[in-house]
Predicted 3D model of a 76-nucleotide RNA (transfer RNA) from a Planctomycetota bacterium. Rfam family: tRNA. It is annotated as a transfer RNA. Rfam's curators write: Transfer RNA (tRNA) molecules are approximately 80 nucleotides in length. The coordinates come from a structure-prediction model, not an experiment, and the mean pLDDT is 80. Lineage of the source: Bacteria > Pseudomonadati > Planctomycetota.
């Protein structure tokens, strides 16, 4: 350089055929407990990497860019 793949909450990840963005953990509050831990309940938390396009409608499809990973070519 080329090809493939991944990017969704603070972290790890789901998201089916394009049709109302979710879970676990963490954090915060409450309950429980003599106290702590554990457990239970609730809350908070998202420009879905960025830009553009297609569509009535995009996390999902297309193009470009950025970043991670894998493979491969070249290296006089």
């Nucleotide at each position: 350089g080329c090809a493939c793949u991944c990017g969704u909450a603070g972290c790890u990840c789901a998201g089916u055929u394009g049709g109302a963005a979710g879970a676990g953990c963490a954090u915060c509050g409450g309950c429980c407990u003599u106290c702590u831990a554990a457990g239970c309940c609730g809350a908070c938390g998202g420009u879905c990497a960025g830009a553009g396009g297609u569509u009535c409608g995009a996390g999902u499809c297309c193009u470009c860019u950025c970043g991670g990973g894998u493979g491969u070519a070249c290296c006089a």